[in-house]
RNA sequence: GGUAGAGUUUGAUCCUGGCUCAGAUUGAACGCUGGCGGCAUGCCUUACACAUGCAAGUCGAACGGCAGCACGGGAGCAAUCCUGGUGGCGAGUGGCGAACGGGUGAGUAAUAUAUCGGAACGUGCCCAGUCGUGGGGGAUAACGUAGAGAAAUUUACGCUAAUACCGCAUACGAUCUAAGGAUGAAAGCGGGGGACCGUAAGGCCUCGCGCGAUUGGAGCGGCUGAUAUCAGAUUAGGUUGUUGGUGAGGUAAAAGCUCACCAAGCCGACGAUCUGUAGCUGGUUUGAGAGAACGACCAGCCACACUGGGACUGAGACACGGCCCAGACUCCUACGGGAGGCAGCAGUGGGGAAUUUUGGACAAUGGGCGAAAGCCUGAUCCAGCAAUGCCGCGUGCAGGAAGAAGGCCUUCGGGUUGUAAACUGCUUUUGUACGGAACGAAAAGGCUUGCCUUAAUACGGCGGGCCCAUGACGGUACCGUAAGAAUAAGCACCGGCUAACUACGUGCCAGCAGCCGCGGUAGUACGGAGGAUGCAAGCGUUAUCCGGAAUGAUUGGGCGUAAAGCGUCCGUAGGUGGUUUUGUAAGUCCGUGGUUAAAGCGUGUAGCUCAACUACAUAACAGCCAUGGAAACUACAAGACUUGAGUAAAGUAGGGGUAGAGGGAAUUCCCAGUGUAGCGGUGAAAUGCGUAGAGAUUGGGAAGAACACCGGUGGCGAAAGCGCUCUACUGGACUUAAACUGACACUGAGGGACGAAAGCUAGGGGAGCGAAAGGGAUUAGAUACCCCUGUAGUCCUAGCCGUAAACGAUGGAUACUAGGUGUUGCCCGUAUCGACCCGGGCAGUGCCGUAGCUAACGCGUUAAGUAUCCCGCCUGGGGAGUACGCACGCAAGUGUGAAACUCAAAGGAAUUGACGGGGGCCCGCACAAGCGGUGGAGUAUGUGGUUUAAUUCGAUGCAACGCGAAGAACCUUACCAGGGCUUGACAUGUCUAGAAUUUCUGCGAAAGUAGAAAGUGCCUUCGGGAGCUAGAACACAGGUGGUGCAUGGCUGUCGUCAGCUCGUGUCGUGAGAUGUUGGGUUAAGUCCCGCAACGAGCGCAACCCUCGUUUUUAGUUGCCAUCAUUAAGUUGGGCACUCUAGAAAGACUGCCGGUGACAAACCGGAGGAAGGUGGGGAUGACGUCAAGUCAGCAUGCCCCUUACGCCCUGGGCUACACACGUACUACAAUGCUAUGGACAAAGGGCAGCCAACUGGCGACAGUGCGCUAAUCCCAUAAACCAUGGCUCAGUUCAGAUUGCAGGCUGCAACUCGCCUGCAUGAAGGCGGAAUCGCUAGUAAUCGCAGGUCAGCAUACUGCGGUGAAUCCGUUCCCGGGCCUUGUACACACCGCCCGUCACACCAUGGGAGUUGGUCACGCCCGAAGUCGUUACUCUAACCCUAGUGGAAGAGGACGCCGAAGGUAGGGCUGAUGACUGGGGUGAAGUCGUAACAAGGUAACC
Repeated sequence: GGUAGAGUUUGAUCCUGGCUCAGAUUGAACGCUGGCGGCAUGCCUUACACAUGCAAGUCGAACGGCAGCACGGGAGCAAUCCUGGUGGCGAGUGGCGAACGGGUGAGUAAUAUAUCGGAACGUGCCCAGUCGUGGGGGAUAACGUAGAGAAAUUUACGCUAAUACCGCAUACGAUCUAAGGAUGAAAGCGGGGGACCGUAAGGCCUCGCGCGAUUGGAGCGGCUGAUAUCAGAUUAGGUUGUUGGUGAGGUAAAAGCUCACCAAGCCGACGAUCUGUAGCUGGUUUGAGAGAACGACCAGCCACACUGGGACUGAGACACGGCCCAGACUCCUACGGGAGGCAGCAGUGGGGAAUUUUGGACAAUGGGCGAAAGCCUGAUCCAGCAAUGCCGCGUGCAGGAAGAAGGCCUUCGGGUUGUAAACUGCUUUUGUACGGAACGAAAAGGCUUGCCUUAAUACGGCGGGCCCAUGACGGUACCGUAAGAAUAAGCACCGGCUAACUACGUGCCAGCAGCCGCGGUAGUACGGAGGAUGCAAGCGUUAUCCGGAAUGAUUGGGCGUAAAGCGUCCGUAGGUGGUUUUGUAAGUCCGUGGUUAAAGCGUGUAGCUCAACUACAUAACAGCCAUGGAAACUACAAGACUUGAGUAAAGUAGGGGUAGAGGGAAUUCCCAGUGUAGCGGUGAAAUGCGUAGAGAUUGGGAAGAACACCGGUGGCGAAAGCGCUCUACUGGACUUAAACUGACACUGAGGGACGAAAGCUAGGGGAGCGAAAGGGAUUAGAUACCCCUGUAGUCCUAGCCGUAAACGAUGGAUACUAGGUGUUGCCCGUAUCGACCCGGGCAGUGCCGUAGCUAACGCGUUAAGUAUCCCGCCUGGGGAGUACGCACGCAAGUGUGAAACUCAAAGGAAUUGACGGGGGCCCGCACAAGCGGUGGAGUAUGUGGUUUAAUUCGAUGCAACGCGAAGAACCUUACCAGGGCUUGACAUGUCUAGAAUUUCUGCGAAAGUAGAAAGUGCCUUCGGGAGCUAGAACACAGGUGGUGCAUGGCUGUCGUCAGCUCGUGUCGUGAGAUGUUGGGUUAAGUCCCGCAACGAGCGCAACCCUCGUUUUUAGUUGCCAUCAUUAAGUUGGGCACUCUAGAAAGACUGCCGGUGACAAACCGGAGGAAGGUGGGGAUGACGUCAAGUCAGCAUGCCCCUUACGCCCUGGGCUACACACGUACUACAAUGCUAUGGACAAAGGGCAGCCAACUGGCGACAGUGCGCUAAUCCCAUAAACCAUGGCUCAGUUCAGAUUGCAGGCUGCAACUCGCCUGCAUGAAGGCGGAAUCGCUAGUAAUCGCAGGUCAGCAUACUGCGGUGAAUCCGUUCCCGGGCCUUGUACACACCGCCCGUCACACCAUGGGAGUUGGUCACGCCCGAAGUCGUUACUCUAACCCUAGUGGAAGAGGACGCCGAAGGUAGGGCUGAUGACUGGGGUGAAGUCGUAACAAGGUAACC
């Protein structure tokens, strides 16, 4: 016997740091719900106001008496009257009590409380002791009579008693004293009674109670000391009875408590005074504890009693249910006057989120009075109300699967609610009904008995026995019986923290939210539902406090960069302090004693059936006080020491300081000479200077400021700071040896001094530079950056200012803890002739680094390590270093320094990316070098825009725009208009009918609709089946409708760029790093080397296709050298060649030389058809762009269903002031044209290609061979070559446009096809800014083919022909790769972000003032009242010479003090205020772009 964490800053990480949550708690409140019992608790707010009742009385055994009641007696016929005689007793006198008990917490920061002490006191009742209790007197209330008043109340006269009052006597104690003495008391009452006395009363005796004096005790109270007890210094000085003394007064008592005089003290940084807040404590809550917060109930103390003041009585009060006065308020009133005080118990109103009955009883406990019985007791004990809390119990238990029905979900299979229910059996707590029935009660009282007292068997006291009485709670607890599952479950939550998930609705709306955050059409986060979870007669919410929070850190934090080291030094108080001896005993340690109330907490036991609760015992109460001891340590006292510190001595270095003197270079200016047109300035310019002679150059002169080289992470200084030379004065440091002093030390709150630059005051000075200002540029603007001028200032003297990123962002001192390597000063050793060199020591100043520390970065004997001492500072960001106040300052301003409000972050270090108008290396038709284009023209085509009934939709920087579309006249087609259909144009299932199917007619634009006719099939197990058509009803079809930001698939792009990752290991707290970086090299993360890495994967490369060489195999449809043949490889023949298409070979830096590092590789060469990836293609890593596509397809969800579906006709997609993209054709002579001639490759072809022939100028038509193709056809390739013409022009260039005439396809060529012929003959003469492609068989140029396709090609995809130029190079533009750097970016620069202005809201400062509160002070007035004075009035007791006496007293008056009030000026504080200042927060406002990258002028103080 005991310590738990989580969420939230980031792309991610570690740290710092705040915010938030989980726990416990409550005198609680609110919401929903609610069966029972026990025990507790219940106005926290207005110390607000209170109706009504009760809460303090009692005693006849103190007294006079007798209003009322009862009894007795007497009178009377009776009514009735009389009688204190008895029980008793209202009112009164008197005694005691009323100062307790009960309430509340306003005030109070010390007249208080807590703890422990002290001496100068009081004390009723109680206890113990001693001594008394004698003898007198005068009044007075009640009462009576007569008045006043509404009442409250009161006046006069008269009577009377006492335990009321007053003397006298006495005085054991007591008090005073001059030590002789003096002074001062009392009261009786009751019970009983033998002897004796007395007529009686009674005396007398005795007991009890009482009374007086006094001593002591107990308990209680008063006073006083020490210590402790909240916050603020933006409260720093306070105080005049104040501090002390002497004397006097005063009190129960010490004392400035009060007064007179004297002195001038006293308190305060260890926080006085002032302000705010607050009753204090035991304890309570929480916490592991230390603490923190609180002070309900219970208990102790204090204070208060409508507010303020005051005294009286009394043992005790300055008095809650007493008095007086003042004030406010309320009530009564006859208006003249009176009354009142719930912060007692109930209760009412009000306030408030909120807190109970106008109950019962004195039965118990306790209190007051009394001899007692007893009376009183809203103290108390009980009951009532309230889930307000704690504790306990119950709402059933067991069986029960067709896993019912219903609900919800569903992948439609099922799952879940769920053994849950129904059903069967059992039980009866609680509740209901009936019956029984307590403990709490024993004292007291009566009878009796023993002892004591006494004369006594009285009375009384103590003890025993017997008898009897007393219960509010309450017929309650408890017990028994009966029936019957019967009477009894809710609340919150279910995104994470945090246990528990689905469907629907909603659609950034409604709403939720403790923090993070959810909600914009698939919400586990909103709402209701099903289900689940948690707790349970409660559950949640709100509020409070502690915890978590080590976010105030004593236990137990920090300060280089996160918040935080004063700019530096000197030094006061304080704190801390070297070695040693002796003593003391304050701290310290060990005992002992006292105290630390009870309750509570802890432990144990016991009592209520358990528990809560309660009782008993024990432990504990960490403190304080007293006392005995110890003497190590601290302290103190006395003494000693030398190592800390200092002094003296000998040396040394130095931009240390102050003052004076001197110097040269440069700059500017002035004068003079020479000399001529520019100078100057910039990115480029201009302003400016210059022909009145500049600039340049030479000479002379003047002035001021600063001191090149040396010069150095070198020196000095406390820091700021200090730099030409010399001189004077002066501070400090270091070294050496160890002579002297002997702890003299360290730090340092307040305080003082110094303190860059700028700035201020006064006076000088002023060369250069240069805020402000002017001008010129730049710019959208340019109050800037750049340029030309230029004033303050910069300089000196004297004085202020007192701040800086005053930085090592690192306070000072001391000690200890590895080294290495520089450098400055001094010393020693060694060495030397000597200086060097080398080794060592001390003091400085740097770099690297071990251990250790650190969040990391880093620090690391110059610590940010390990320790000690002292000081300063920090506690989320913003508001804000602001406001107010104060101090300083001439001012500027500085120092000190908040709050409201607002946010959930702000921040540090490091990581990975991305980015940079950062750097390095490298690459790419990226630039450059070239060639040809685009941009200008016409046309084609696509897009935007516009138009339209519709001009369907999509694609939009690169990466949309001859793109989807490899081909819109109808169709396509999705769009529009119109006409139609509704199980549908299409699919599956059911039923019926019919073979299917074909033909014809009417209407119609067609779809369609209405009829007519022909036709009877196939298989069969004879049941039927397959396919097709029509009809019917329903399930359903259908949708190119939406969402590409719900998706699959596919694609584009970075980019064919060389990258992207993993495993293990290692490093790092971690994110991550390493590998992958480095040195080379490559097209390449290609390879080599090195290396805490070693390997591996996806990419690269290679493997694949094609082209280029050769070999071989095979020769038909291909080929033809040789042989034969033909018009012809036509045929025979052959397969050598070409070719075809199979298989192989070949190329690998393999070989040689050089370079390189002995590598990889590169350069050159040889050989080779080909040489360094041989050319081309296919092939596209991890990923990026919410890139594109729901209209290719598929698909979730939503939407339409006689329409957003389907069919049809016509139209549209083809429009046309315009803009852009992509192409074609050109502008011509390297050309055009005419004629003739030559050479391809790759493809396609049966609803096809089409030969040949015929016709046509031609497009084409007719006829028709061949070919399902190495066979036939398309199919004449063109540029080219040869020859002729054209001769530089809008042409014999160019061909648009238009007219006419034709051809083809097709149902159909008007909108809207292509082609041909003739005619027509536009713009255009090589294209502004800008911009594109291309590095070799490439560009350029020339044609051919194919797909799509009925027809339509300047497009697209392929094919071959001819066939260049240039590449110095990587500075620049663009894109990319690697490394590195900065970053406030991470939605990643299309980022982030600042300030003014405008609008709305919020809090706040100033503000002419206005209005409250509070505090002290001055003056005025001065109630009640104590005290004092008194010459006025009155007066029973005592004295007396008896008076108009004395003493004494009362009243009045006066005096001091004195509350409230009035008044004046102040202090502090609150509210409000036209206007005004800044601040904060807000949606997508305005203007700029200050910061973050070199942020485009480095940033910041």